[in-house]
RNA sequence: GAGUUUGAUCCUGGCUCAGAACGAACGCUGGCGGCAGGCUUAACACAUGCAAGUCGAACGUGAAGCAGGAGCUUGCUCCUGUGGAAAGUGGCAGACGGGUGAGUAACGCGUGGGAAUUUACCCAGUGGUUCGGAAUAACUUCAGGAAACCGGAGCUAAUACCGAAUACGCCCUUCGGGGGAAAGAUUUAUCGCCAUUGGAUGAGCCCGCGUCGGAUUAGCUAGUAGGUGAGGUAAAGGCUCACCUAGGCGACGAUCUCUAGCUGGUUUGAGAGGAUGAUCAGCCACACUGGGACUGAGACACGGCCCAGACUCCUACGGGAGGCAGCAGGUGGGAAUCUUGCACAAUGGAGGAAACUCUGACGCAGCCAUGCCGCGUGAGUGAAGAAGGCCCUAAGGUUGUAAAACUCUUUCGCCAGGGAAGAUAAUGACGGUACCUGGUAAAGAAGCCCCGGCCAACUCCGUGCCAGCAGCCGCGGUAAUACGGAGGGUCCGAGCGUUGUUCGGAAUUACUGGGCGUAAAGCGCGCGUAGGCGGGCUGGUUAGUUGGGGGUGAAAUCCCGAGGCUCAACCUCGGAACUGCCCUCAAUACUGCCAGUCUUGAGUUCGAGAGAGGUGAGUGGAACUCCAAGUGUAGAGGUGAAAUUCGUAGAUAUUUGGAAGAACACCAGUGGCGAAGGCGGCCACCUGGCUCGAUACUGACGCUGAGGCGCGAAAGCGUGGGGAGCAAACAGGAUUAGAUACCCUGGUAGUCCACGCCGUAAACGAUGUGUGCUAGUUGUCAGGCAGCUUGCUGUUUGGUGACGCAGCUAACGCGUUAAGCACCCCGCCUGGGGACUACGGUCGCAAGACUAAAACUCAAAGGAAUUGACGGGGGCCCGCACAAGCGGUGGAGCAUGUGGUUUAAUUCGAAGCAACGCGCAGAACCUUACCAGCUCUUGACAUCCCGAUCGCGGUUACCGGAGACGGUUUCCUUCAGCUAGGCUGGACCGGUGACAGGUGCUGCAUGGUUGUCGUCAGCUCGUGUCGUGAGAUGUUGGGUUAAGUCCCGCAACGAGCGCAACCCUCGCCUUUAGUUGCCAGCAUUUAGUUGGGCACUCUAGAGGGACUGCCGGUGAUAAGCCGGAGGAAGGUGGGGAUGACGUCAAGUCCUCAUGGCCCUUAUGAGCUGGGCUACACACGUGCUACAAUGGCGGUGACAGAGGGGCGCCACUCCGCGAGGAGGAGCUAAUCUCUAAAAGCCGUCUCAGUUCGGAUUGUUCUCUGCAACUCGAGAGCAUGAAGUUGGAAUCGCUAGUAAUCGUGGAUCAGCAUGCCACGGUGAAUACGUUCCCGGGCCUUGUACACACCGCCCGUCACAUCAUGGGAGUUGGUUCUACCCGAAGACUGUGCGCUAACUUCGGAGGCAGCAGGCCACGGUAGGAUCAGCGACUGGGAUGAAGUCGUAACAAGGUAGCCGUAGGGGAACCUGCGGCUGGAUCACCUCCUUU
Repeated sequence: GAGUUUGAUCCUGGCUCAGAACGAACGCUGGCGGCAGGCUUAACACAUGCAAGUCGAACGUGAAGCAGGAGCUUGCUCCUGUGGAAAGUGGCAGACGGGUGAGUAACGCGUGGGAAUUUACCCAGUGGUUCGGAAUAACUUCAGGAAACCGGAGCUAAUACCGAAUACGCCCUUCGGGGGAAAGAUUUAUCGCCAUUGGAUGAGCCCGCGUCGGAUUAGCUAGUAGGUGAGGUAAAGGCUCACCUAGGCGACGAUCUCUAGCUGGUUUGAGAGGAUGAUCAGCCACACUGGGACUGAGACACGGCCCAGACUCCUACGGGAGGCAGCAGGUGGGAAUCUUGCACAAUGGAGGAAACUCUGACGCAGCCAUGCCGCGUGAGUGAAGAAGGCCCUAAGGUUGUAAAACUCUUUCGCCAGGGAAGAUAAUGACGGUACCUGGUAAAGAAGCCCCGGCCAACUCCGUGCCAGCAGCCGCGGUAAUACGGAGGGUCCGAGCGUUGUUCGGAAUUACUGGGCGUAAAGCGCGCGUAGGCGGGCUGGUUAGUUGGGGGUGAAAUCCCGAGGCUCAACCUCGGAACUGCCCUCAAUACUGCCAGUCUUGAGUUCGAGAGAGGUGAGUGGAACUCCAAGUGUAGAGGUGAAAUUCGUAGAUAUUUGGAAGAACACCAGUGGCGAAGGCGGCCACCUGGCUCGAUACUGACGCUGAGGCGCGAAAGCGUGGGGAGCAAACAGGAUUAGAUACCCUGGUAGUCCACGCCGUAAACGAUGUGUGCUAGUUGUCAGGCAGCUUGCUGUUUGGUGACGCAGCUAACGCGUUAAGCACCCCGCCUGGGGACUACGGUCGCAAGACUAAAACUCAAAGGAAUUGACGGGGGCCCGCACAAGCGGUGGAGCAUGUGGUUUAAUUCGAAGCAACGCGCAGAACCUUACCAGCUCUUGACAUCCCGAUCGCGGUUACCGGAGACGGUUUCCUUCAGCUAGGCUGGACCGGUGACAGGUGCUGCAUGGUUGUCGUCAGCUCGUGUCGUGAGAUGUUGGGUUAAGUCCCGCAACGAGCGCAACCCUCGCCUUUAGUUGCCAGCAUUUAGUUGGGCACUCUAGAGGGACUGCCGGUGAUAAGCCGGAGGAAGGUGGGGAUGACGUCAAGUCCUCAUGGCCCUUAUGAGCUGGGCUACACACGUGCUACAAUGGCGGUGACAGAGGGGCGCCACUCCGCGAGGAGGAGCUAAUCUCUAAAAGCCGUCUCAGUUCGGAUUGUUCUCUGCAACUCGAGAGCAUGAAGUUGGAAUCGCUAGUAAUCGUGGAUCAGCAUGCCACGGUGAAUACGUUCCCGGGCCUUGUACACACCGCCCGUCACAUCAUGGGAGUUGGUUCUACCCGAAGACUGUGCGCUAACUUCGGAGGCAGCAGGCCACGGUAGGAUCAGCGACUGGGAUGAAGUCGUAACAAGGUAGCCGUAGGGGAACCUGCGGCUGGAUCACCUCCUUU
């Protein structure tokens, strides 16, 4: 820097990614070289070989071999010389070098100092090196033993051992004195030896500072702290001992516990920091585990010793041997780490005079892409843009100059030749290596990850919430750039990815550099200890601070500059740096310290003042309840409605009297007091604090405050009282699906008092305390001062509110009472859950409180604000929404559609409103998509190719068949153009394959189209402004309207889509035109029939007319509203067309079009028959009725709009009728359908009827190829249910409802449906409380898939981690006691004893004793870990069960503390909070 919480936004906050690094490992792949690195795990156990020896110039022996000689048994023995093996005595070195990191939280390490020491070999200086002695190993011999080894006797040397002498210096001293040394070797040279001084080097010791986590470790300590004396050490010292004192350490973290070698450095980071401590270097510690000392200059000793223990090995069972954390190597463990190599050539080390020997240190080689660095795998030309692959819109694109081809080069490799430096004279493991030269042929040499975003790189196929991917967000449910494959592409490249770890990003522990009103976070409040911080002035000091100088800060590393390997990595040299510590000089502003002084901070004194401040005591009235009595009678209580309850044994009501307890109405107020909790009748005592005013005094006495102490609502606990009312629990009654609740009736703890506990609350201003500074305005409380007009103004101090500038804030908001600007101190936070939990500890009688984790799990949890949606929130408004009315549906019969059922099939779709007389404006065949059967396979339909024919078509008849189809057949007809070619076109038949075809799937892949909210009044944009932003403003407000309609106002000004208007139609008038229309006047006729006319009606063109235009009222003088006039029509005149942005993944792949998928002798096509018409049932929509507002009969008046050539059909005749037979007119203002019907008159007289017409029988008519399944109609006969319809529900506000007929589309025929037309023609609307739907504003929200939302807990199942748990197993550790190896020390002196001896002994050795002490044992404790029947809660899981707690007033506001209760969420009591909606009131503020 990015991704990720949201519909979007800002913030908080976690998670994740991009970077760098690695002793790495794993997967795929692998050409060369250089330089480095290579058991991080089992400090597990180790076979084998090597890793520390050397010196003959310290010493005594002296093997083999060689030479000579002798004896003789001729291959043996002996002697001499040479030789020097081998072991031994002795010296030096084995304390270095090499390994490892177990232990260690420590003077261990780092850094800087210090004094009381030592230092072999080395350097320098001084002095010395004389005289003696006794042994002993080796060796010889005799024994023991399996071995390891060992005993006795005897011989021998020394630079081994001992004595004496000497002492410049040395050591001790009581200052008299006393004490102590040596080694020789050699021909020489020389090397040694002793004493001592100094140096160098190494080592030991002490101190300051620094050095991980845990307080759920708070007290630890008897040699402990100090002193005196002594001992001991190389050396100071309780290091050790005796005595004395009682100290010492610790909140600046002792003790305990966990973890850990420390550092230079390494890595990361801008830095500060963080993490780390491989390789290299310094220090430390360790060497199988534990203890111990010896030797030595140095060790308490890796390849030495002794003891104990475990393990391994040998054994003759008696006893012995061993220690790879040296180099290789093997086993084991593990994700994982190499050769049992070469050489001492170089560097270094040990010994030696030296030659030299030894050296798994080291130098090299081997293995490993483990890392870093370098090189290569070819270069140039090359378009027919080859082939192949992939994609494709079929044109092409891409792979791609890539390849091929041509030309060229040879690094690396390979082959051959030469051949170093490293070595100063010799000596080369590496090594025939590096390097050089020649040859060879493009010849031998490229992979890996990724391609949804972060993050560079895209397509096809397969798969179909499967298989799988995934770092986070997340992909996958049939069109996956996210899985798998392919093509293409991106990054890196002998590597590339993954995993793990560290730092970074992370300002996400914040020193640099964060926070705490609401996101996590201020202790409930005070007093106060330590600590931290602290007013003015003067002087001193110089600790902090600042500057200069000096020492140190090892080397390597990092950085800079040079240089060397061809470059680089790497190496070498020089510089800088090492930010630190110490010493010293100087400065003195600030801080500290010391001294003095001051008054402003703080306090004291005096005078006033207000107050529910506190404790204990007294006292008063109202009310409730109870008791007694009186009056009085049937109810009272209680609720939404009731009931439980009380009451005729007299309640309730009322009056009087009495008792008892608790609380104090009005006053009362964002009024007062108190640190907070909290405090309210009145009176007085005692008492704390505060404010104002004034003078004097003290002189910084102050602020904060870890621990500590005190106070601390309600509930609760203990003891004893008290108990009126209220009231957890409990009981009953209701409510309810249930109701462990809400409501009601009762009611116990409790509430009250005293004393003692508890110590928590939303203990809140969710805001720690203190001090200073930074605009104001306006209330109110307690005081003071001034002025006067005496109740006002001004001013001042302290408290308490509201608004508000700057500033702050993520925003909300805060704003002199800060959340502003600063300072001091304290407390607290670091993702959500787990968890205000577990364990441990402290406190408590208990309840419980305080302190306070982890495993595991999620990618969020959260704050503020925005837009919506929603609310059993509010306000305003509208609609046949309700109400007021009229008529229906729901009941009957039938029609029709749907569900269901049935069926071979009952084709398919539509599903709340917005599916259901819907697609279907019309299923007997057809339609038709469904079923059964029979057929066809380039196909019923289209295009192309090949072959044949010249047609085709119409028509007659026959055969098979259900038909399709197949086979014959009569008659009519005999293609067109033409270059005259079977050339072209056309038609049909046959064939091949491309293809046709599909009402098959997906309306959740789509286009188009439609429904719906809704003809609701809304939906947006540009610019500007406001806001960090989402967004807001405009569009809100005051009026008004049918309307976002208009007016006014306004940080808005304009605009668009909608509204309205423009369009059609009806209503009035004018004008133009009169045929098929009309006829007033004139003539004529049966008849507008004809002449004539176009005035009227009408027709159909063009115009006019209506605009709140006029008047009055109202309103703001506006918009508008109300009333009136005129007018055919009046406030949109009636009706229609017209449907904004969008919503419903709404409907339709079966109208059509179309992507993808599927079928291809079938899911295509043809045909016959059947089905879509089924029928216990349920629903929707209708028709006809139930009758008298009617039926029937008669009569005969008045419409409008349509249709008509495969048609409408006048008129005549026949038939009771449907209809039939003739037949004029009309392609229509001409002819025709055409009769309108309700109406009127008469009759019937309330019945299942003269209502109603279903059903059924029968006879017919019509259409049609055909009316059986399955058409319509007519006549006669039959005459069902039904007497106005339960709950519920629909339509309609005027020419409307209701009622009456008429026409049309579809159509051969078939309508109660649909679309249209006119006739007759009502009732009612007080009004907006309620139901439904909608609009605007506002409010709350945990909703945004938007309340059909979200969401809580128990129970059941599965999985996971965890607490408790009778116990059990193991580790660590402490205390007490027992045992007590080896060892040094102390003591002793029975034994033994070469050196010396004054012969007495001294000294020594072994032995014995003692204290100390490792291991081991016994007992008890502490602590940690493993397992554990059972058990507690927790987390996570697919669509399980029960409820509905929370979010809206969430339907009882919620939440906090506490107590009780309940399957569960929860409920109830008491106190508290607002982080509660709504309404009302009060107060205050702002604007006018």